[in-house]
Molecule: Guanidine-I riboswitch aptamer
Organism: Paenibacillus sp. UNC451MF
Formats: sequence, structure tokens, C1' cells
RNA sequence: GCCAUAGUUUUCUAGGGUUCCGCGUUUUCUUCCGAGAAAAACGGUCUGGUCCAAGAGAAAACACACAGGGCUUCCCUGUGGACACGGAGGGAUAAAAGCCCGGGAGGA
Repeated sequence: GCCAUAGUUUUCUAGGGUUCCGCGUUUUCUUCCGAGAAAAACGGUCUGGUCCAAGAGAAAACACACAGGGCUUCCCUGUGGACACGGAGGGAUAAAAGCCCGGGAGGA
């Protein structure tokens, strides 16, 4: 100084915030003065539902490679995919994040 590859989607999870729902507080309103059937503002330093969500988390399907088989433009069965430290900063959305930039910079 150089150093390749490591598929896609879906459903989830760790995690994440606050559009919507719920919850809480205050005010207004109603009032039989006990309260609540309504509205607004604020609160995620509200467990939650909706929502976002992993390259280095899970599962499945498809694709791929190899092997075997069948009635061979195709189909079926089996096997396989290892490893993976990592900022700062920026971006999207209502917002944030293990989201995206990004298996990036850097490190080993």
C1' cells in the first nucleotide's frame, strides 16, 4: 500500500418514540354540588393498543448451490449458507430508534 463475497420478502422480538386511541392533570362546560355525558390545552419523567424496528436478533416462505429421484420446457426430496468490534455526524416520518446513509469511516 492492497484485500472479493455474504439474496429478497413476510411475521415477530430487543429496542424506539408520541400522529391516532387509551390514561393522567388543568381549564372550560353541565350540574341534583355527589359528580361527568362534552370540549380544549398540556403530559411519553404514562404500564399500554395502533405505529416504526434490527447486516452484526428469531422464525418461515421464495430464490441460490450441491446431491438424489421422477411421468424431464418442468417437478419432488434431502443437505448447505460460516464469521461479524464499530463511532461521530446527517436523513425520513408525528417523532425517535439496534430504521436509512451503513457489513460505511475507523479498528482488528